A computed fold for a 72-nucleotide RNA from a Candidatus Ozemibacteraceae bacterium, annotated as transfer RNA.
RNA sequence: GGGCCGCUAGCUCAGGGGUAGAGCAUCUGACUUUUAAUCAGGGGGUCAUUGGUUCAAAUCCAAUGCGGCUCA
Repeated sequence: GGGCCGCUAGCUCAGGGGUAGAGCAUCUGACUUUUAAUCAGGGGGUCAUUGGUUCAAAUCCAAUGCGGCUCA
């Protein structure tokens, strides 16, 4: 330098045009002598960045950035 893949909550990941979700973590409550475990509920997101397509973009397209794999 070429090719390919990934970037979404604190972490690990779903979601591939029509209101952004799960598990773990965190907070509150119940239970318990207390802790843990269990149960119920809550908060937390510029969907890497910029532009384009579209009535509508996390999703499609382009460029850029970062990370990974691979070829030379």
Rfam family: tRNA. By type it is a transfer RNA. Its mean pLDDT, the model's own confidence on a scale to 100, is 82. The same sequence occurs in records of 6 taxa.